[in-house]
Molecule: transfer RNA
Organism: Flavobacteriaceae bacterium
RNA sequence: GGCGAGGUAGCUCAGCUGGUUAGAGCGUCGGAUUCAUAACCCGGAGGCCGGGGGUUCAAGUCCCCCCUUCGCUA
Numbered sequence: 001g002g003c004g005a006g007g008u009a010g011c012u013c014a015g016c017u018g019g020u021u022a023g024a025g026c027g028u029c030g031g032a033u034u035c036a037u038a039a040c041c042c043g044g045a046g047g048c049c050g051g052g053g054g055u056u057c058a059a060g061u062c063c064c065c066c067c068u069u070c071g072c073u074a
Stems, first nucleotide, its partner, number of pairs: 001073007010026004019057001028044004050066005
């Protein structure tokens, strides 16, 4: 340099051919329980989806450019 895969919550990931308010587990905070801690149970906060532009009534999802991680290859 060429090809391919990925980037969504603090972390690991889902989001099945575009369609209501973007979800789960872990973590975190509060509560309940306990003599107390852990576990279990209940509840909450936390994201405008790597950046920019385009298409569309509507974009995490489609198109283009850029940044970045990983793999294959000369």